[in-house]
Context: one part of a larger RNA
Molecule: small-subunit ribosomal RNA, 3' major domain
Organism: uncultured bacterium
RNA sequence: UGACGGGGGCCCGCACAAGCAGCGGAGCAUGUGGUUUAAUUCGACGCAACGCGAAGAACCUUACCAGGUCUUGACAUCGAUCUAAUCCCCUGGAAACAGGGAGUGGCUUCGGCCAAGAGAAGACAGGUGGUGCAUGGUUGUCGUCAGCUCGUGUCGUGAGAUGUUGGGUUAAGUCCCGCAACGAGCGCAACCCCUAUUGUUAGUUGCCAGCGAGUAGAGUCGGGCACUCUAGCGAGACUGCCGGCGAUAAGUCGGAGGAAGGUGGGGACGACGUCAAAUCAUCAUGCCCCUUAUGUCCUGGGCUACACACGUACUACAAUGGCUGAAACAGAGGGAAGCGAAGCAGUGAUGUGGAGCAAAUCCCCAAAUACAGUCCCAGUUCAGAUUGCAGGCUGCAACUCGCCUGCAUGAAGGCGGAAUUGCUAGUAAUCGCGAAUCAGAAUGUCGCGGUGAAUACGUUCCCGGGCCUUGUACA
Numbered sequence: 001u002g003a004c005g006g007g008g009g010c011c012c013g014c015a016c017a018a019g020c021a022g023c024g025g026a027g028c029a030u031g032u033g034g035u036u037u038a039a040u041u042c043g044a045c046g047c048a049a050c051g052c053g054a055a056g057a058a059c060c061u062u063a064c065c066a067g068g069u070c071u072u073g074a075c076a077u078c079g080a081u082c083u084a085a086u087c088c089c090c091u092g093g094a095a096a097c098a099g100g101g102a103g104u105g106g107c108u109u110c111g112g113c114c115a116a117g118a119g120a121a122g123a124c125a126g127g128u129g130g131u132g133c134a135u136g137g138u139u140g141u142c143g144u145c146a147g148c149u150c151g152u153g154u155c156g157u158g159a160g161a162u163g164u165u166g167g168g169u170u171a172a173g174u175c176c177c178g179c180a181a182c183g184a185g186c187g188c189a190a191c192c193c194c195u196a197u198u199g200u201u202a203g204u205u206g207c208c209a210g211c212g213a214g215u216a217g218a219g220u221c222g223g224g225c226a227c228u229c230u231a232g233c234g235a236g237a238c239u240g241c242c243g244g245c246g247a248u249a250a251g252u253c254g255g256a257g258g259a260a261g262g263u264g265g266g267g268a269c270g271a272c273g274u275c276a277a278a279u280c281a282u283c284a285u286g287c288c289c290c291u292u293a294u295g296u297c298c299u300g301g302g303c304u305a306c307a308c309a310c311g312u313a314c315u316a317c318a319a320u321g322g323c324u325g326a327a328a329c330a331g332a333g334g335g336a337a338g339c340g341a342a343g344c345a346g347u348g349a350u351g352u353g354g355a356g357c358a359a360a361u362c363c364c365c366a367a368a369u370a371c372a373g374u375c376c377c378a379g380u381u382c383a384g385a386u387u388g389c390a391g392g393c394u395g396c397a398a399c400u401c402g403c404c405u406g407c408a409u410g411a412a413g414g415c416g417g418a419a420u421u422g423c424u425a426g427u428a429a430u431c432g433c434g435a436a437u438c439a440g441a442a443u444g445u446c447g448c449g450g451u452g453a454a455u456a457c458g459u460u461c462c463c464g465g466g467c468c469u470u471g472u473a474c475a
Base pairs, nucleotide, nucleotide: 001475002474003472004471005470007469008468009467010466011465012464013463015459016458019423020422021421022420026315027314029312030311031310032309033308034306035305042053043052064301065300066299067298068297070295073124077123078122081118082117083116088101089100090099091098092097105114106113107112126290127289129288130287131286135284136283137279138278139277140275142273147186148185149184150183151182152181153162154161155160166177167176168175192267193266194265195264197235198234199233200232201231202230203229206225207224208223211222212221213220238261241255242254243253244252245251317416321375322374323373324372325371327369333364334363335362338357339356343352344351345350382413387408388407389406390405391404392403393402429451430450431449432448433447434446435445
């Protein structure tokens, strides 16, 4: 000087408390461990691994296993030599592949050239092989915590100290005052984006107040750009104003006005560093290793196994509910190898159909809710696992191993021990919708809106963190 203390003081955070909803019990989905296996490819392991890499394993992916192939190679450059390229067919085979057949460029000074393909020997390719404790890059975490430092000066023999401590204050090393310090940098804040109010410009694909036409109904048409909205440019919030407190300061408390008030709400943004943290399997890369194989192609299998254990979700256990009928209201997105309307067929998945739309134009688009009826507390008109049968869709192909529909079947489950998680407002809870990936395949992920709470006395205690101080057998 740090680190540590079941030392002290001050302060903060959904840290506790106060509340609400959960998890832990059940079924199922998914990840992991373990076990099994020819293989169940690899990585991630307290917080900060475990719906994680994976925004999507039937083949492919695929790295694993079995079997069948190739050896200048699936891919790149050079290459003697040869041939247009290319496409289709036949035979064998599980395919890779092997054999056979079809076919035949452009320019030309007729020497050849151009492009493309094949290709001996060999230089070399190739490796998701090892090392993240050789590395770059990227990322997590403490933590959006308020800290981390430097120059000069001063003090100290020195390591170092001071500044950065102190009195107040703040979300903040934020600001004020004081001070052997005076300044400065990286952080904080602001500048950026979305959102809340409004003006103006613009008025189609959006809108419809007044006028006219028109309809079973309809901005459907003329017309208009008021309004809504769209999207450019502005305004607006700054403790600016008033009062109390305060040191006359910084500031804080209350008030006015205001759509919004003291950082308005949300996002992006992550200091010096810590964990030899993660990643050699995104990529790049040193060294080591393989080179008729640890490379490469193909078929099939596996990654989907199952006594069990754990994590994360989903669905329930019902009446604030289930079922039936009929009525209403979003936002944000996506659409051409696409979205696909009306109509028709089907109980339905879906099929048929093909209008319109490269989309403020057309298409994909709510549910909870309110209303009416029914059920009457039961393993039920709760719950839906499991299984049987019959179908639909995608795709060469749904056996291993996809999703969906109908009929039948109708398991556990009576609100869950110890323990434990999230959340302070348009939040929690609850309800549906969309997108990426994607041929198909979400209870996951990322977004979007609808309905919409309760509680916070307080900081003694648990956890984590900041500043000062003290002790130390630690560095």